[in-house]
Record summary:
This is a predicted structure of a 351-nucleotide RNA (Bacterial RNase P class A) from an uncultured Saprospirales bacterium. It matches the Rfam family "Bacterial RNase P class A". It is annotated as a ribozyme.

RNA sequence: ACACAUAGCCAGGCUGUCGCGUUUUAAUUAACGAGGAAAGUCCGGGCAACAUAGAGCAGCACACUUUCUAACAGAAAGGAUUCGCGAGAGUCAGAAAGUGCCACAGAAAAUAACCGCCUUAUAUUAAGGUAAGGGUGAAAAUGUGAGGUAAGAGCUCACGGAAUGCUUAGGUGACUAAACAUUGGGGUAAACCUUGUGCGUUGAAAGACCAAAUAUACCAGUAUGCCUUUGGCUUAUGGCGGCUCGUCAAAAACUGGGGGGUAGGUUGAUUGACUUAUUUGGCAACAAGUAAGCUAGAUAAAUGACAGCACACUUCAUGUGAACAGAACCCGGCUUAUGGCUAGUGUUUUA
Numbered sequence: 001a002c003a004c005a006u007a008g009c010c011a012g013g014c015u016g017u018c019g020c021g022u023u024u025u026a027a028u029u030a031a032c033g034a035g036g037a038a039a040g041u042c043c044g045g046g047c048a049a050c051a052u053a054g055a056g057c058a059g060c061a062c063a064c065u066u067u068c069u070a071a072c073a074g075a076a077a078g079g080a081u082u083c084g085c086g087a088g089a090g091u092c093a094g095a096a097a098g099u100g101c102c103a104c105a106g107a108a109a110a111u112a113a114c115c116g117c118c119u120u121a122u123a124u125u126a127a128g129g130u131a132a133g134g135g136u137g138a139a140a141a142u143g144u145g146a147g148g149u150a151a152g153a154g155c156u157c158a159c160g161g162a163a164u165g166c167u168u169a170g171g172u173g174a175c176u177a178a179a180c181a182u183u184g185g186g187g188u189a190a191a192c193c194u195u196g197u198g199c200g201u202u203g204a205a206a207g208a209c210c211a212a213a214u215a216u217a218c219c220a221g222u223a224u225g226c227c228u229u230u231g232g233c234u235u236a237u238g239g240c241g242g243c244u245c246g247u248c249a250a251a252a253a254c255u256g257g258g259g260g261g262u263a264g265g266u267u268g269a270u271u272g273a274c275u276u277a278u279u280u281g282g283c284a285a286c287a288a289g290u291a292a293g294c295u296a297g298a299u300a301a302a303u304g305a306c307a308g309c310a311c312a313c314u315u316c317a318u319g320u321g322a323a324c325a326g327a328a329c330c331c332g333g334c335u336u337a338u339g340g341c342u343a344g345u346g347u348u349u350u351a
Stems, first nucleotide, its partner, number of pairs: 001347004006343005013309006020033004035324001039335002042333005047203004054245004059199005064078005079092005093194002098192002100188003114134002116130005142160006162183004167178004207267004218257005225233003237249004274293008311321003
């Protein structure tokens, strides 16, 4: 200098003047005021309602091991395997429960025999044996060598290799290493499927309360049934993520239709699984302790403008100062957008 790979940090600083919003004060008196992703709405929760609170089926999600966490489809550290020169990256329950599929080519993709090799015979034809050699293919009945055979083959032996199992050693564990035994088609489950674990829904325009106003006028449906009769039971129906059971409400009731009036305010709503510093433990994610702090809460939407100084940069000029982008119940993750700096790997060149 070029190419590559993955993590972290920052997102301008200080002062002054004026302006805007919240809280506070007698008083702009004082304090504070938009992000690392506030975006997406993809996961998990807190909180609120259904609601008194479930079971089964279906459906959906996850799926190597250990740990972290309120929890997670998240994070940390590892294991096996594949890719990469490397830094690094991808994948991960089960094919020995069962059913499917593997195009084309090829004789055949699991009930194998095209060429070839060997044997016999009526000898250019036929029968039998064979799977070592050749061809097709992504893949062809576990590999190499020797013996053996009519020719061959785990047929026999030696050394390997795959799957499964047991034993010993190490490890919390997934697994690793070695020895022994058994067995031989392979792949595919983002093919159907099987196994294990788990899952109520909705969502702040959710909800709760106060004020005001009025007509639940009117229509339809559902026992005016039963009983122990100052009342109670029960049904249609409706609510409870889909279905079933179950359960709740209930006749001065409920469901559906169709109308009338009002629509202003308070709360939810910002003290938290919180932030900063530090000690101890842990490889780490993180946990515990101590000390300090309170840091937007608008309601159609506030957080801006100007000037100066310092700092940084370079086109050296009254120069520039960053990209993506704006809170609206809250929090923890993931994904996407994006500028700068720091750390890492490979190649080449120079000192």

Model confidence (mean pLDDT): 76 of 100. The model forms 97% of the base pairs in the Rfam consensus.